[in-house]
RNA sequence: AGAGUUUGAUCCUGGCUCAGAAUGAACGCUGGCGGCGUGGAUUAGGCAUGCAAGUCGAACGCGAACGAGAAUCUUCGGAAUCUCUAGUAGAGUGGCGAACUGGUGAGUAGCGCUUGGGGAACCUGCCCUUGAGUGGGGAACAUGUCCGAAAGACGUAAAUCCCGCAUGACAUCUUCCGCUCGCAUGUGCAGAAGAUCAAAGGUGCCCUCUGUUUCAAGGUGCCGCUUAAGGAUGGCCCCGAGUCCUAUUAGCUUGUUGGUGAGGUAACGGCUCACCAAGGCGAUGAUGGGUAGCUGGCCUGAGAGGGUGGUCAGCCACACUGGGACUGAGAUACGGCCCAGACUCCUAAGGGAGGCAGCAGUCGAGAGGCAUCCGCAAUGGGCGAAAGCCCGACGGUGCGACGCCGCGUGGACGAUGAAGGCCUUAGGGUUGUAAAGUCCUGUCACAGGGGGGAGAACAACACCCAUCUUAAUAGGCUGGGUGUCUGACGUUGCCCCUGGAGAAAGACCCGGCUAACUCCGUGCCAGCAGCCGCGGUAAUACGUAGGGGGCAAGCGUUACUCGGAUUUAUUGGGCGUAAAGCGAAUGUAGGCUGUAUUGUAAGUCAGGGGUGAAAUCCCUCAGCUUAACUGAGGAAGUGCCUUUGAUACUGCAAAACUUGAGGACAGGAGAGGAAAGUGGAAUUCCCGGUGUAGCGGUGGAAUGCGUAGAUAUCGGGAGGAACACCAGAGGCGAAGGCGGCUUUCUGGACUGAUCCUGACGCUGAGAUUCGAAAGCUAGGGGAGCAAACAGGAUUAGAUACCCUGGUAGUCCUAGCCGUAAACGAUGGAUACUAGAUCUUGCAUUUUUUGCUUGGUCGAAGCUAACGCGUUAAGUAUCCCGCCUGGGGAGUACGGUCGCAAGGCUGAAACUCAAAGGAAUUGACGGGGACCCGCACAAGCAGUGGAGCAUGUGGUUUAAUUCGAUGCAACGCGAAGAACCUUACCUGGGCUUGAACUGCAGGCAUUAGCUACCUGAAAGGGAUAGUGAUCCUCUUCGGAGGAACCUGUAGAGGUGCUGCAUGGCUGUCGUCAGCUCGUGUCGUGAGAUGUUGGGUUAAGUCCCGCAACGAGCGCAACCCCUACUCUUAGUUGUCAGCGAGUUAAGUCGGAUAUUCUAAGGGGACUGCCGGUGACGAGCCGGAGGAAGGUGGGGAUGACGCCAAGUCAGCAUGGCCUUUAUGUCCAGGGCUACACACGUGCUACAAUGGGUGGUACAGAGGGCUGCAAUACCGCAAGGUGGAGCAAAUCCUUAAAACCAUUCUCAGUUCGGAUUGCAGGCUGCAAUUCGCCUGCAUGAAGUUGGAAUUGCUAGUAAUCGCGGAUCAGCUACGCCGCGGUGAAUACGUUCUCGGGUCUUGUACACACCGCCCGUCACAUCACGAAAGCUGGUGAUACCAGAAGUCACUGGUCCAACCUGUUCGCAGGAGGAAGGUGCCGAAGGUGUUGCUAGUGAUUGGGGUGAAGUCGUAACAAGGUA
Repeated sequence: AGAGUUUGAUCCUGGCUCAGAAUGAACGCUGGCGGCGUGGAUUAGGCAUGCAAGUCGAACGCGAACGAGAAUCUUCGGAAUCUCUAGUAGAGUGGCGAACUGGUGAGUAGCGCUUGGGGAACCUGCCCUUGAGUGGGGAACAUGUCCGAAAGACGUAAAUCCCGCAUGACAUCUUCCGCUCGCAUGUGCAGAAGAUCAAAGGUGCCCUCUGUUUCAAGGUGCCGCUUAAGGAUGGCCCCGAGUCCUAUUAGCUUGUUGGUGAGGUAACGGCUCACCAAGGCGAUGAUGGGUAGCUGGCCUGAGAGGGUGGUCAGCCACACUGGGACUGAGAUACGGCCCAGACUCCUAAGGGAGGCAGCAGUCGAGAGGCAUCCGCAAUGGGCGAAAGCCCGACGGUGCGACGCCGCGUGGACGAUGAAGGCCUUAGGGUUGUAAAGUCCUGUCACAGGGGGGAGAACAACACCCAUCUUAAUAGGCUGGGUGUCUGACGUUGCCCCUGGAGAAAGACCCGGCUAACUCCGUGCCAGCAGCCGCGGUAAUACGUAGGGGGCAAGCGUUACUCGGAUUUAUUGGGCGUAAAGCGAAUGUAGGCUGUAUUGUAAGUCAGGGGUGAAAUCCCUCAGCUUAACUGAGGAAGUGCCUUUGAUACUGCAAAACUUGAGGACAGGAGAGGAAAGUGGAAUUCCCGGUGUAGCGGUGGAAUGCGUAGAUAUCGGGAGGAACACCAGAGGCGAAGGCGGCUUUCUGGACUGAUCCUGACGCUGAGAUUCGAAAGCUAGGGGAGCAAACAGGAUUAGAUACCCUGGUAGUCCUAGCCGUAAACGAUGGAUACUAGAUCUUGCAUUUUUUGCUUGGUCGAAGCUAACGCGUUAAGUAUCCCGCCUGGGGAGUACGGUCGCAAGGCUGAAACUCAAAGGAAUUGACGGGGACCCGCACAAGCAGUGGAGCAUGUGGUUUAAUUCGAUGCAACGCGAAGAACCUUACCUGGGCUUGAACUGCAGGCAUUAGCUACCUGAAAGGGAUAGUGAUCCUCUUCGGAGGAACCUGUAGAGGUGCUGCAUGGCUGUCGUCAGCUCGUGUCGUGAGAUGUUGGGUUAAGUCCCGCAACGAGCGCAACCCCUACUCUUAGUUGUCAGCGAGUUAAGUCGGAUAUUCUAAGGGGACUGCCGGUGACGAGCCGGAGGAAGGUGGGGAUGACGCCAAGUCAGCAUGGCCUUUAUGUCCAGGGCUACACACGUGCUACAAUGGGUGGUACAGAGGGCUGCAAUACCGCAAGGUGGAGCAAAUCCUUAAAACCAUUCUCAGUUCGGAUUGCAGGCUGCAAUUCGCCUGCAUGAAGUUGGAAUUGCUAGUAAUCGCGGAUCAGCUACGCCGCGGUGAAUACGUUCUCGGGUCUUGUACACACCGCCCGUCACAUCACGAAAGCUGGUGAUACCAGAAGUCACUGGUCCAACCUGUUCGCAGGAGGAAGGUGCCGAAGGUGUUGCUAGUGAUUGGGGUGAAGUCGUAACAAGGUA
């Protein structure tokens, strides 16, 4: 620091996801040790048990027992007394503490907390300093006893308990007076007078004075007590600033805000009360709702920030829930009290008790969290004079890998690179120096043993010394020294000795991000997954394995936080088209604001001071062996307060300026607005005339109108609406918008030249006004047009598009509505930054120039690009509005506006990993332009109808083997299925096999041959006979190899996968295209070149051009053919010469010609004319056998279709191995209701039959072709000349000439069937071909539709060949004979090419995609209601308790009186009453949560239904 993911690819926008760090964590697997930390986050749920707050006898009174002893009595059982136990245990009175410590975070959005101030408005026990004092008297409650279950009740005595009295001021209060200080109220100091209020003792020591035996008074010391002042500490109150979300909470408040007076408090204060006033708070967010303890800090981050508040520390709040006070220095009190409530427990049923959010522990809920441990040794606290006691604070140990840190699981050497595993191209590679093995070490753990030491030093006690106090050497305080004593942890850490490698490694990951790869299994299954995604038979992604990677006593997962995320943007984003400028203006608050001067010093800047607790973080040093951890010092703490300065900028104040802004004057332009009036054209209607059969409408029609006279035409009239031409990219207006003409009223902008005011300005949350069309209300109006509606068409349907009608509405008046793609998709203002050109208005000059307005193109610059560019989307400033992934959704709920329709405001659950912008290349379009093709058109002949042949589908079957399936499968693989072929079926056999290879063994009775049995054959069986061979070497014995046999390892497979492949092929298409290098342009994909203008069959060529060149294609080179020449003449030919025959190149001969087969020539737009741009070329002509690629063939670019073929061959993988291999016999591939394709033959007279006469080319032939001749009606047979071929064999047929048939199901047509034959073959039944005779079916030219062909072509006629024993061939491949018609042309159909355009397509239109319905599922809304929570309010009732009042009752201290009994008073107690008052009850109501029959839309879901709305002109933009 980035990365993955939208696309075919690109750039951008934008979300989602990942890599990092962290945690009081949990879960999975695993687990050696130690140190230091840390551990109920959920139910502030309930709690058994134990402990967590006591202490003081030096404040006080009382006061046992067990037991022991003594002596007494005795009924010898024992009883009582005394002493010790013991002033002990015990409880009580009293003092101090219990308000600390410890726990928790429910409540609390608050002066609760933080920070900084203030208290002239306060309190403070114990502690410290200082002063003064401590006199005298009286009274009560407990222990006890008794009743009682307990709580409680009844009677006595003490005190440092309680209550008066005395004394008392520097205290308090009242009055008076002076000084000082202060921001004010007031404060401080000093003085005078008066009034009021205190106390408690305990204990040690001493004898100087008095008394004295001790000792007491006394003295002295200590601890106390009272009072006063001060301090310290702790607390209380007030204030500035800061402190979460929500406006779908906008108004809140009546003790409320203030005043006066009173009460209350430690103290100020509406804190409370009475009266008076009507205030106070709020858009800088009051009030309400939700959530939450706050902070130092902690986590993260570069920082700014964001998140968090567990452990430690500070503050606050709470203590079962709610209320209340008492005591006290301090509480409204966790381990106190009273009341109410819920819950639990005890009970003798009358009544009582309790509060773990203390430490352990238990139950519950939960993913989740420890011991009912040890000790007061240390630190700290309470009490005490002290010893000491108490302390679940604390110190320790235990449990938990919960975290951080450290250590270990051994070290060195060790190659045959062992074995095993895994992979393999079978060679090897890897695991891997890893192991084994050898030599060591001893951390750590374990076992055994030993040693010293830290936490311990106070205190206390004893002794000694010194100071002080004192009369004192006593006593005491303080300080010092010596000695004694104290350890839970603890079998401690640490150190030493001995033993022994002995006990100690896992989890995750390995497709990309992201370091790390192979095999096997599985087969869209099982599964994985953080995102993209993987899995449908070759998975580096699933599950094992081997190997590898990064971590390591841990490793992963999950959850949550920050980061990455500049993805809320202060640092640090945006708004033309991606989300985003309010429809427009006016203007309030607010924000911002021109030039120059003076003052001030609030902001700002600088210096100083205070504070910012400690801990933490950072730096340095130090202590534990190191580290974590800990200690010490420093720095930091960006903040707040205060003080002293500075004055540039901002603010404030004063007084100025003119350039911003505005005003005055003079002009011209304009569909600017409102109202009134007025004009002509046109449509429609009405009246009249003329006139007659149609009009109207459409793609074509129909509905409709018309003989009752339409349409058309002429004249007259009515009425409403809109204003042709001018008219323009023109003008005006803030926007919406504004268009005949005239008048009235009125707004704004602009120009010119001077003068005036003097910053008066800009923007603008709320607010207000305006605001197209449609719509609404009321009243008018209504010609035309026209939602709805009706009819006619179209259509599969047509609730549409088209047509005929037609109502609201459109118009006016008044009022609502308040929205639009209200768009420049661009808020307003100001300044600056090249120009060119056109334009509105004004002015000036007449060259033009200035201001203003509206456009176009363009510098710089900006932008993702498109584009913008002085009318900015550039560069800057100010202000406002708005955005933060797509969908859900501009929806729901709430509020508000509206008559309604609806508008404004405006979510969430859930769901997806995209949605989107611009541009690129393709593809596509019922887009455009150009061009081509038997593509159409023009023609000829067909197919589709019949019969047959053949192939396919389907069906059938034991099997009907398999493949090919739009064009581009279907007379295709198959150039030939009776057996074989053959792959299929049935049955019978074989198992190293029918064929092949390696290795080992066998070489003489082995292989082979002959014969036999069985069998359909294959095969099986056994016996007899016969019986070997070839090659090389040789020492001649033999050895090796081949052949054969046996064994073994491989075999074999037309089994699967053409979607694992090679090769080959089809197709677009013989279409003219497809690319590259360098350069240039673009951020980039890409573009350019290859586009453009011509031209061509052609990306063929020319010209132009940021391109210049090149390659694969085109063309040419190759073959055949058309003409000719040369050479060569046999088997070809025969003109001339000769011979010869009935005839015949038959012969001699010739090679001239034809021909044959080798090589040349020829054609190149070469020549002429025209045209074109002087080019490429085109048109015409000449010559020529041939003329513009002469005709035909071969030749098939980059690629597309996962096209076809694993059954031609080859081949990976999988499957099979007495079978899916192989052999044999028979059957099947030939089936047959039917459907389709391709053909043949026909339907006849351009013909059929019969007879006769001609003319080819190209091929084939030895298991062959076969002549003459003979036999047969024929197929064919007999026979065999000739020929391995220009030599021999192979009738050409249509045609032509005769004749017959005469339009019929025929002398057409030949299917089908019967009989008789022939041929091939082992075999002709399933299942061959041919012949003869007989039979003589359909069919009379073929519906919709559709095919081929442009010249030697179509059509028609025959011939040959491959395969092959034969043949189903009418097929296929070739050959020649005869031999046409037509093409105006490119509108349309199909296909193709180039350019351009649109696109939401890219699997590319056979694309994409929308909505209803049906099904499943999820979340949400509404809903009669139901239930809960929480507020408000009114009323009822009212516990405890404070305060106030109080008749009667009762009462120790003190006072008065007294007859000493008592009475009265003061004061108090209980009771009562009143105010307030918690829980509770009743009624009304708000908010909120849950639930609810039913209902509504929404989301999601491989293969449902209906249509086709959108994307192309998407077929009606």